[in-house]
RNA sequence: GAGUUUGAUCCUGGCUCAGGAUGAACGCUGGCGGCGUGCCUAACACAUGCAAGUCGAACGGACCUUCGGGUCAGUGGCGGACGGGUGAGUAACACGUAGCUAACCUGCCCUCAAGCGCGGGAUAACGGUGCGAAAGCGCUGCUAAUACCGCAUAAGCUCACGAGUUGUAGAGGCUAGUGAGAAAAGCGUAUACGCUUGAGGAGGGGGCUGCGACCCAUCAGGUAGAUGGUGCGGUAACGGCGCACCAUGCCGACGACGGGUAGGGGGCCUGAGAGGGUGAUCCCCCACACUGGGACUGAGACACGGCCCAGACUCCUACGGGAGGCAGCAGUGAGGAAUAUUGGUCAAUGGGGGCAACCCUGAACCAGCAACGCCGCGUGGGUGAAGAAGGCUUUCGGGUCGUAAAGCCCUUUUGUAGGUGACGAGGAAGGACGGUAGCCUACGAAUAAGUGUCGGCUAACUACGUGCCAGCAGCCGCGGUAAAACGUAGGACACAAGCGUUAUCCGGAAUUACUGGGCGUAAAGCGCCAGCAGGCGGCGAUGUAAGUCAAUGAUGAAAACGCACGGCUCAACCGGGCGCGGUUCAAUGAUACUGCAUUGCUAGAGGGAGAUAGAGGCGAGUGGAAUUCCGCGUGUAGUGGUGAAAUGCGUAGAGAUGCGGAGGAACACCAGUGGCGAAGGCGGCUCGCUGGGUCUCACCUGACGCUGAGAGGCGAAAGCAUGGGGAGCGAACGGGAUUAGAAACCCCGGUAGUCCAUGCCGUAAACGAUGUACGCUAGAUGUGGGGAAGUCGAAAGACUUUUCUGUGUCGAAGCUAACGCGAUAAGCGUACCGCCUGGGGAGUACGGUCGCAAGGCUAAAACUCAAAGGAAUUGACGGGGGCCCGCACAAGCAGCGGAGCGUGUGGUUUAAUUCGAGGCUACGCGAAAAACCUUACCUGGGUUUGACAUGGCAUCGCACGAGGUUGAAAGACUGAGGGUCCUUCGGGACGGUGUCACAGGUGCUGCAUGGCUGUCGUCAGCUCGUGUCGUGAGAUGUUCGGUUAAGUCCGAAAACGAGCGCAACCCCCGGCGUGUGUUACACGUGUCACGCGCUACUGCCGGCGGCAAGCCGGAGGAAGGUGGGGAUGAUGUCAAGUCAGCAUGGCCUAUAUAUCCAGGGCGACACACACGCUACAAUGGGCGGUACAAUGGGACGCGAAGUUGCGAGAUGGAGCCAAUCCUACCAAAGCCGUUCGUAGUUCGGAUUGCAGGCUGCAACCCGCCUGCAUGAAGUUGGAGUUGCUAGUAACCGCGCAUCAGCAUGGUGCGGUGAAUACGUUCCCGGGCCUUGUACACACCGCCCGUCACGUCAUGGGAGUUGGUCAUGCCUGAAGUCGGGAAGGUAACCGCAAGGAGCCUACCGCCGAAGGCAGGGCGGAUGACUGGGACGAAGUCGUAACAAGGUAACC
Repeated sequence: GAGUUUGAUCCUGGCUCAGGAUGAACGCUGGCGGCGUGCCUAACACAUGCAAGUCGAACGGACCUUCGGGUCAGUGGCGGACGGGUGAGUAACACGUAGCUAACCUGCCCUCAAGCGCGGGAUAACGGUGCGAAAGCGCUGCUAAUACCGCAUAAGCUCACGAGUUGUAGAGGCUAGUGAGAAAAGCGUAUACGCUUGAGGAGGGGGCUGCGACCCAUCAGGUAGAUGGUGCGGUAACGGCGCACCAUGCCGACGACGGGUAGGGGGCCUGAGAGGGUGAUCCCCCACACUGGGACUGAGACACGGCCCAGACUCCUACGGGAGGCAGCAGUGAGGAAUAUUGGUCAAUGGGGGCAACCCUGAACCAGCAACGCCGCGUGGGUGAAGAAGGCUUUCGGGUCGUAAAGCCCUUUUGUAGGUGACGAGGAAGGACGGUAGCCUACGAAUAAGUGUCGGCUAACUACGUGCCAGCAGCCGCGGUAAAACGUAGGACACAAGCGUUAUCCGGAAUUACUGGGCGUAAAGCGCCAGCAGGCGGCGAUGUAAGUCAAUGAUGAAAACGCACGGCUCAACCGGGCGCGGUUCAAUGAUACUGCAUUGCUAGAGGGAGAUAGAGGCGAGUGGAAUUCCGCGUGUAGUGGUGAAAUGCGUAGAGAUGCGGAGGAACACCAGUGGCGAAGGCGGCUCGCUGGGUCUCACCUGACGCUGAGAGGCGAAAGCAUGGGGAGCGAACGGGAUUAGAAACCCCGGUAGUCCAUGCCGUAAACGAUGUACGCUAGAUGUGGGGAAGUCGAAAGACUUUUCUGUGUCGAAGCUAACGCGAUAAGCGUACCGCCUGGGGAGUACGGUCGCAAGGCUAAAACUCAAAGGAAUUGACGGGGGCCCGCACAAGCAGCGGAGCGUGUGGUUUAAUUCGAGGCUACGCGAAAAACCUUACCUGGGUUUGACAUGGCAUCGCACGAGGUUGAAAGACUGAGGGUCCUUCGGGACGGUGUCACAGGUGCUGCAUGGCUGUCGUCAGCUCGUGUCGUGAGAUGUUCGGUUAAGUCCGAAAACGAGCGCAACCCCCGGCGUGUGUUACACGUGUCACGCGCUACUGCCGGCGGCAAGCCGGAGGAAGGUGGGGAUGAUGUCAAGUCAGCAUGGCCUAUAUAUCCAGGGCGACACACACGCUACAAUGGGCGGUACAAUGGGACGCGAAGUUGCGAGAUGGAGCCAAUCCUACCAAAGCCGUUCGUAGUUCGGAUUGCAGGCUGCAACCCGCCUGCAUGAAGUUGGAGUUGCUAGUAACCGCGCAUCAGCAUGGUGCGGUGAAUACGUUCCCGGGCCUUGUACACACCGCCCGUCACGUCAUGGGAGUUGGUCAUGCCUGAAGUCGGGAAGGUAACCGCAAGGAGCCUACCGCCGAAGGCAGGGCGGAUGACUGGGACGAAGUCGUAACAAGGUAACC
């Protein structure tokens, strides 16, 4: 820097990515070289070989000998304390750094000084002998030394004594004196190497100290040699290092003690830095060497390749005993994701021994293995368009791989072969590496490219396959039939002998914020106060110099790092030089600031005096109103309660009402964003005690201050304990309701409690969600408590100005993500404290602590999610609000829902009952007509270039085709007849047959689409440009005040305009004028028809109005405020409907899902729904008479008169291509008359029988009509529900389309012709404004908890089990130390006996390990149990979000 919370926005905040790094590993791949690096795991176990020896110039001997000498074990010397490995332990003076050592040591090396004389006794080897399997050992005899011992000599070398001098805070140094003590080694090729003593040096080491450097406080107290002293011991040396005695100290919130983890540093990685992480390779230090303990030797060890003991393990064994220690180099097994050769050489560098030659050296130098890392090189260069072939793709034109290839020209790093051939080696020879590097020649593009990715972040896109499958995935997320996200391919991008993945670290992350963050609402101010430690602190002066600053010196190893330089052809790598590097140390200087000391000041703070407001606190007393209860009276049937009721109370007298009494609790009015208090909180009145505040004066003190971890105190309500009290209210509980249920909301009761006293508890949405204190920074306006001045007033007081202090509101600047805050800051600063670091798990578990308990305080982790959040925006929604519309309700009229029938649909059935439509917006819908056809379905029979289109090729001249056979037809077979047109004579047109391309599909996807349509809705809305406001989404405009049918218009207004909608323009009807006059009408100024015009605009008057828009009323007018009706449907919504009207992408099908045919089905029928028709009757039915329409239609048609039939109809054919004729003299309801008399009827017509008619190839399935007969249900329809506001509803008939026929459907036409609208509370739908929101696939939303199932981690748990750590007691190895009468004993003493000394057994202290016992800590496991997390479609309810339907929350 980016991605990711949202519809969008800003912020907060986490997660994730791009970078760098690695001792890496894994996958795929792999040409070369150089330089590096390579068990991170089991400090697991180790076969085998090697890794430390050397000296014969210390010594004796054995053997060999060329007689020069050599070899070997042993004695002796030096070295095995270095080098090499590892990181277990260690949180420590272990390490780093700076010092100290007046408290120390130092072999070999260097310098200086001195010395090296005389003696002695042994012993290994060796010989003999014995034991043992071995390892090895014993006894005995001999022998040497640079082995061992004695004597001599010897210096302040050591010790004792005292003295001088110098120095220190104090132990010190030096000098002289007296006394005592201690040395030596020789060897050789002989100026060499050694030996002894002393002094010094260099280098090395021991010890001490300051400072630095991990996590946990859920480790807060630790400590008995512990702290100090005296003395002794011990050590090279100080010291409780050890011991005895004495004292009781010592350490600790500046983190002791305990637990966990860990070798430390130079450095390394990262980062702008500050930091963070790390401690491989190289260098320094430490620690360790199978585990634990111990000492010996030595200059040095408590000793990796030494010793002793214990333990575990392994091996050998003759079972009696022995041996061993790769964390040296190789190597093996094991573990593990994982880490190499049982290589060469001592040539170089270095180490040990030696006089040296030389020997040894798995240190080292080399080589081998490994792309493990870094660096370098190559896999070719040029040319080359027919843009080849081929692949992929395509809109079929093309595009792309792509100058890429081929071809032509060139080069030779690398490779292969041959030749030559180093440096590394200081004067000669001598090289493991190495016939290596390098150089020369030849050959030949020859031997050499992969890996990852291509949805966004992030650079790179198409095709096919797949179809929430298979799979991908770092995060967001892809995949459910058109996937740039899976798999494959082509292409592209990136890096390249590598490329990806995984793991880990830093970065990005200002996401622990020192540099550099925050805390009103996002996570975060302790509920409040006072206050110890701590932090910070007013104005001067003097001193000091701790902090601070300066320059200087010392040190901060090398390597590393930076800079320039140099060496390998470059680089990596390497070399020399300079620089860098510390809160370091020292001395010196400075004195502004801070500190410290001293001394002043008064502005901070406190005190004093005067005045003053107040529900501040505690205690005691006291008052009235009201509720309840009790007594008495009056009085009678109810009362009470609710949405409505009921439970309850009441005739045993309630409620109501009057009087009296009892008791408890709370204090109406005053009362006020009024007052007081630190907060919690405080309210009648009086008294007592008491805390704090404010104002005024400027008298006193003289910085006495601010904050405040821990500790302490106060702390609402509820709760707990004990004892009181108890009127009202009232958890629990009982009852009544409500409800699907009702563990609730409502009602009737009611215990604890509420009250008092005393003691606990210690929490709260303890909130201003805002820590305390101080200073500074515009104003305006209320209000509480004071002061001052002025004016008025006699006074009380009022007013004005000003000042201090409280408490509110609005606001400048500023701040803020926004909301908002704004002198009472969330502004600008200072000081101190508290707190936060994604959500969930969880304020939970465990531990600790407090509490009588309830519980409080402190406070995790596993696991899980990609968010969780804040503010604001636009919508949508609300059982939120306001305003307003609509046959939305209401008011009416007629219906539907019940019956029968028709039609559609569901369901069921069926071989098939083809398909679609599905709340409103499917259901008399697609269908303006299913007997065949239609027809898509089923059964059966056929056809396969096809029923239909285009083209190519071949062929025929074949066209057409009566008829026949077969068949249900289609079709198959056959077939008399008939043989076209044009022509440039090649052929063409048309047609048949065959064949190839293809046709065809009502097969799928309306969620791939076009078009069309429905719906909200004929609702009044939907937007844009510019400007302005806002960080932004957005807002403004479009809101507001009026008005309208209307975003219609007017006014106002940071908006000004504009577009799509509204309206108007169009059509029909109504009035008038006018033109024309067929077939109308009829003789006319008329009706009617067809045209053309006019008319209506709130124009006029009055009122209302802002005198605007407009509204109300009126006049005139056929018509009046859009006159009625139609057409006309904004942005959008429903993935609404339609692939079966049409079109169309993709998929599927191709002897079948195509196509032809016959028959069947779409018409089924227990049922259910929708829409209708006809009725149930008397406003009616029947019969008779009689009146008045309009729209339409008609030539494959309408069809008159006439005749005929009861009738449907038949016959007939005039007239009419239609203002002419026909339908049609049409109407029906209506009107007049008559009958029926409330009945299943003279209502009703279903159903069924018979007989007919019509259409049609054909009425069985399955048409319509007529006549006769039959005469079902049905007596006005439950819950519910539909339409309609006027020529409307209702009633009545008529026409038309479709159509051969079939109309209760559809669409038109006229006739008759109402009722009602108070009104907008309610239901439904809609518009505008506003409000809330946890909704945004938007309330058909979201979402909570139990239960059930699965998975996972975790707490408790009778216990079980192993680990670790100390403690007590017992046993107690090796060994040092101490003792050591017993045993042993060469050197010295002694003539000897013997002694000294030494050694050993043995004893003691300590003591590893083991045993016993109880305990601390953490782990594993555990029947059962607790909650938690997660898991497309489980159960129950509905808690929360809208007043979430009882406001929510603590």